[in-house]
RNA sequence: AACGGUCUGCAAAGAGAGUUCUCGCCGUCGAGACGCCGAAGGGGCAAGCCGUCCGGUAUCGCUGGCCGGGUGGUGAAACUCUCAGGUUCAAGGAUUUGCAGGCUGCU
Repeated sequence: AACGGUCUGCAAAGAGAGUUCUCGCCGUCGAGACGCCGAAGGGGCAAGCCGUCCGGUAUCGCUGGCCGGGUGGUGAAACUCUCAGGUUCAAGGAUUUGCAGGCUGCU
């Protein structure tokens, strides 16, 4: 220096779901109830892998190999749960792109 990973900042894009009910003097505001949504955050798990136990099997033989089963651990998502959050606009928003920078891998 080029390329890659990751994090941060800035810019751009960025979905879903209530003309419900009650109360607060009114209200586009607030609280509660019921319903609903998944893309902040959080929880759950499949194959696989690792350990362990049981059975079977080939072999001269094996603390080993192979096959089957039980069990424990590990185990991703935009799947799933809906705790949190949301359910006009705004805000927030996973994620994507660009630019700049930090750390890092490789040549």

This is a predicted structure of a 107-nucleotide RNA (Glycine riboswitch aptamer) from an Anaerolineae bacterium.
Model confidence (mean pLDDT): 78 of 100.
The source organism's lineage runs through Bacteria, Bacillati, Chloroflexota and Anaerolineae.
Its Rfam family is "Glycine riboswitch aptamer". Gene Ontology term of the family: glycine biosynthetic process.